[in-house]
RNA sequence: GCGCAGGAGAGAGCGGUCCCCGCGCAAGCCCGGGCCGCCGCCGAAGGCGUAACUCCCACAAUCGCUCAGGCACCACGGACUGCGC
Numbered sequence: 001g002c003g004c005a006g007g008a009g010a011g012a013g014c015g016g017u018c019c020c021c022g023c024g025c026a027a028g029c030c031c032g033g034g035c036c037g038c039c040g041c042c043g044a045a046g047g048c049g050u051a052a053c054u055c056c057c058a059c060a061a062u063c064g065c066u067c068a069g070g071c072a073c074c075a076c077g078g079a080c081u082g083c084g085c
Stems, first nucleotide, its partner, number of pairs: 001085006011039001013038007022029002040071003046067001047065003
């Protein structure tokens, strides 16, 4: 590094809009999904910051930040662990 297995956390928040199922004379109501904005939150892809050792420089993380990413289930991702090559 590759393969297999395991693998967490955080709003099913609010508003707007689009698609779609159903109901309705209409206005509208309503299930599900996508997108945008706002606030809150998570931290285990990545990224950034940081100690001692050291003359100095440089230098770590599952610590910190939270840019990115993510926050019902599922899916994806996933540090790390076990086995095999």

This is a predicted structure of an 85-nucleotide RNA (Glycine riboswitch aptamer) from a soil metagenome. Its mean pLDDT, the model's own confidence on a scale to 100, is 80. Its Rfam family is "Glycine riboswitch aptamer". Rfam 15.1 lists 9,425 matches to the family in 5,228 species. From the family's description: This family represents the bacterial glycine riboswitch.